[in-house]
RNA sequence: CCCGCAUUCGGGGAAGAGACCAAAUCCCAAUUGGCACCGAAGGGGCAAGGCGGUUUAUUCAUUCGCCGAAUCUCUCAGGUAAAAGGACCCCGGAUGAAUU
Numbered sequence: 001c002c003c004g005c006a007u008u009c010g011g012g013g014a015a016g017a018g019a020c021c022a023a024a025u026c027c028c029a030a031u032u033g034g035c036a037c038c039g040a041a042g043g044g045g046c047a048a049g050g051c052g053g054u055u056u057a058u059u060c061a062u063u064c065g066c067c068g069a070a071u072c073u074c075u076c077a078g079g080u081a082a083a084a085g086g087a088c089c090c091c092g093g094a095u096g097a098a099u100u
Base pairs, nucleotide, nucleotide: 005096006095007094008093009092010091011090012089013088018035020034021033022032023031036080037079038078042076043074044073045072049067050066051065052064053063
């Protein structure tokens, strides 16, 4: 210095599901309550595998505990017009670690 990785900043793209019903003397939004629904903020769950015990003369196997991924799964949180938010993807910058 180049590629890649992590974090962060700026820009761009980015799905799903009732603009449902009720309440206060009009309407809308919000709020509270009700039923229906969505998964892509966040959070929970686990497969292979790994580690430690159990068992055995030893190994394997058995069994227990812990660790262990996702766009899978749960729906706590969040969401169900637009806006906002948005996992993830692309471009550019900064910083960090490691390697050549």